[in-house]
Formats: sequence, C1' cells, structure tokens
RNA sequence: ACCGGCGGUCAGAUGAUCGCGCCCAGAAAAACAUCCCCAGGGUGAGGAAAGUCCGGGCUCCAAAAAGCAGGGUGCCUCGUAACACGAGGGCGGAGUAAUCCGACGGAAAGUGCAGCAGAAAAAAACCGCCCCGUACUCGUACGGGGUAAGGGUGAAAAGGUGGUGUAAGAGACCACCGGCCGGACGGGUAACCGACCGGGCCGUGUAAACCCCACCCGGAGCAAGGCCAAGCAGGGAGAUAGGGGUCGCUUGCCCCGCUUUACUCCCGGGUAGGCCGCGUGACGUUGUCGGCAACGACAACGCCAGAUAAAUGGUCAUCGUUCCGCGAGGCGCGGAACACAGAACCCGGCUUAUCGACCACCGGUUGGG
Repeated sequence: ACCGGCGGUCAGAUGAUCGCGCCCAGAAAAACAUCCCCAGGGUGAGGAAAGUCCGGGCUCCAAAAAGCAGGGUGCCUCGUAACACGAGGGCGGAGUAAUCCGACGGAAAGUGCAGCAGAAAAAAACCGCCCCGUACUCGUACGGGGUAAGGGUGAAAAGGUGGUGUAAGAGACCACCGGCCGGACGGGUAACCGACCGGGCCGUGUAAACCCCACCCGGAGCAAGGCCAAGCAGGGAGAUAGGGGUCGCUUGCCCCGCUUUACUCCCGGGUAGGCCGCGUGACGUUGUCGGCAACGACAACGCCAGAUAAAUGGUCAUCGUUCCGCGAGGCGCGGAACACAGAACCCGGCUUAUCGACCACCGGUUGGG
C1' cells in the first nucleotide's frame, strides 16, 4: 500500500425568529379554582422509541394449590430479577489466518419417512464370480444353490487397508487403522481431553417427524387496577336450589344464597366526566476495587419527555459532509441532498430498518528502510 476480520462512537452544528406539550414561581381576574388567559424561567424522542418475538417488574384473580392436557428449553460453568439473553470454555464444521457458524440429549423403546436413479434405502443378488444337476451342436442354454470381493445407481449401499482362508467369498479368522461399549488411571469445577487394558460389538440416515428422557412454565394484562364528583339507589323480564369466581378439563379453595333471594339481561345510563396508577428507577455519569470477561461491590454527583387525539415543529442565515454542473493551478462559483424513523406502564434482551462520517484492535499478501 492493497485485501479481509472484529468491536465501538456520532446521527449535521451554531445563531435568529414564529409556534406547541409539560414543570416552576408570578401577575391578573374571581364567590372558589391547582383550569383558561397574560408575561418570565426551565425542560422536551431513539439507537432502534419499530416488530411485539422472548424474559421480568407491577396490578388483579386465592396467599395461586394438586393432577392431566398444552407450551417451552436441551454441551459445560458462570453472570443476571429472569430469559430462548450475555461472558468464558468444550466439541463439530468453514477459512491460509484474524475470525465466523451450530436447538449441540436419545435412532438395538416403538412408529413413520427416505424424491429421482438403482435389483435392493435395512438385515439387499441386477450384472458378475463359484459349485452341482440336465441337455446337446462341447461351450453354451436351462434349473437348483452359494457369494456383498469386483461392476453399476445414488447425497447415502451394510467399517477401511493388507493377508490367511475358500469352490468362489465373507470379521469367517489375523495384523494395523477408525469408531463404539466396558473397566481402571491422569488432567480439568464441569462439558471434555489424554494415554492403558479388554470385547469383533461395527444393525444407514432423519427427532425445528411423531415419540422417549431431563428441566422449566397458573391465567389475564395499564382498556391491569384503584379513588372521587354527579346521578341513581328504583322499575321490568328470565331462571332456579343452587349460583358465582383466573385458565382447556378435573379436584381443591374462596364468596353469596338456601324460599320471593343469590344470579343473568334490559331500562335508569352513556359514542361515560375527572384524578391516581405515571416518572427516584433492576436509573444515569464519573471514579476506585474485585473478576480473563459478562458482571458485581463501594463512593461522589445528577434528576433526564410524560402527552391522551395525542406536544417535541416551521422559516431564514452562516458553516459542515456528499453528489452534480461550469471554470480552473492544490481551488473557486452555482445547484441539489443530509438517512431509518418517532415515546404512550416500566425495564433487560433478540430481530429488523438505517445517508454518511470517525476511532481502536487483529489477520493475510506484496514492496521499501
């Protein structure tokens, strides 16, 4: 210098001016008012606010219990409020490497499936090889049997190579290699790794197919849920000894009632008014310490949107970045563009969208000193 990998940051800047939401403290007005109006000060989107895919907080149902059903997760250890997330490691795969990818338990518990090709897709004779019998035109045909060594098909064909053996063959037997199982040993918290001994055990793949095993999960959601004002506190209908209460079912539990009431529906009472929930939090910034890291502990400082038809915007000027055009001497002039998007109970993740710019680290190739 070129090519590549990986992690992170920013998300145009400044000023003027006109507006909007919220908060603070005023002024004015008024019977009262935290509203409106007026002036002032402060503050006002994101890295994803998004998808709502996971996990939790919070609220109600019972304090959420048991079983079945259903759903989820699936190498190990750690982190965390928790997770399907993160960190570190193991194993397998890709790459020269940096690095990246992996739902990564079980296929002799059972069932299903495996397109095309192929004889055959699980315990396989199409060709070939070998033996026996029969026939004759004497090396062929037919019949019976053996054989997974060779050929052919396929993504995949019954461990591989060599030998012994045999009619031909075969883990049938033997040596070595690979795998699996069992035993004991060393290292590691563990997953796992290494080496030793024994056993011919070598019967394909597929479980994000059913299924089996282990572990986890109660349901609904801020339209949760609570309070207040006003009004009503009455009427009508239905139904019955039981009725109601979160979920698919059962049990259990709780509440009300057992003779004019629990319960359901309609009218009153609706296109339903206000407040809380609702911004001090698993919060942020900085520092120190512990830890390989994720993360944790401690200290100091800070308060950082809370709308409800939904504010967070518009215009102008200067500068910045990129692109285009013209002129040219490294620059000047003119024009255009500056993403994705946008809070709605909150938080931790994942995923997806994103103009462009910058920073740190790592690998490879080539050249120069």
Predicted 3D model of a 369-nucleotide RNA (Bacterial RNase P class A) from a Candidatus Zixiibacteriota bacterium. Model confidence (mean pLDDT): 75 of 100. The model forms 90% of the base pairs in the Rfam consensus. It matches the Rfam family "Bacterial RNase P class A". The family's RNA type in Rfam is ribozyme. The sequence is in RNAcentral, with records from ENA. A source record names the gene rnpB.